[in-house]
RNA sequence: CCGUUAUCACGAAAGGCCGAGGGACUAGACCCGACGAAGCCUUAGCAACCCUUAAUCUUAAGAAGGUGCUACAUUCUACCGGACGUUUUCCCGGACAGAUAACUC
Repeated sequence: CCGUUAUCACGAAAGGCCGAGGGACUAGACCCGACGAAGCCUUAGCAACCCUUAAUCUUAAGAAGGUGCUACAUUCUACCGGACGUUUUCCCGGACAGAUAACUC
């Protein structure tokens, strides 16, 4: 990198360095940002995929370790369907795409 499966609800930040962008990509909208973005480091925390323990299907408890995460939200629109409607806006579901984990190649 490819593929399969599961989830995308909730939750959890301080300090230091640095200095202008960031919210995955394209376009538009919306939002955050010199009262310091992204990135890196330290510490702390959240969660419970792998994991640990008891019984080994399930279930319960846990957090030593491997990942992950710690503004808001998979932010909205784009493709399809539904509801409403004169139309637009708005609402619901799905697909696509994406993120994370485990396995596989």
Record summary:
SAM riboswitch aptamer (S box leader) from Flavobacterium agri, 105 nucleotides, folded computationally. Taxonomically the source falls in Flavobacterium (Bacteria, Bacteroidota, Flavobacteriales, Flavobacteriaceae). Model confidence (mean pLDDT): 80 of 100.